[in-house]
RNA sequence: GGGGUCGUAGCUCACCUGGGAGAGCGCAUCGCUGGCAGCGAUGAGGUAGAGAGUUCGAGUCUCUUCGGCUCCA
Numbered sequence: 001g002g003g004g005u006c007g008u009a010g011c012u013c014a015c016c017u018g019g020g021a022g023a024g025c026g027c028a029u030c031g032c033u034g035g036c037a038g039c040g041a042u043g044a045g046g047u048a049g050a051g052a053g054u055u056c057g058a059g060u061c062u063c064u065u066c067g068g069c070u071c072c073a
Base pairs, nucleotide, nucleotide: 001072002071003070004069005068006067007066010025011024012023013022019056027043028042029041030040031039032038049065050064051063052062053061
C1' cells in the first nucleotide's frame, strides 16, 4: 500500500431477505427471609463507531471516514 471481517445497553451478543431496538449477566427499587445469600416482580439504561446518500421508511443497501482482528505485498 491492497483485500477480507467486525463495531448494537456497563459486559457478552441476537435482530436470517429494509418496516415495532431485544436477550443473558450486571445495576436500581419492592416482596419472600430475623439478616446474608438465593428466588420472584417491576424498572432504568442504546439517536446501532462517525458522516453522507438511496428510499415513503435504514442497525440492515451504497459511498467516505475512524478503530480492532486477519490475509497478501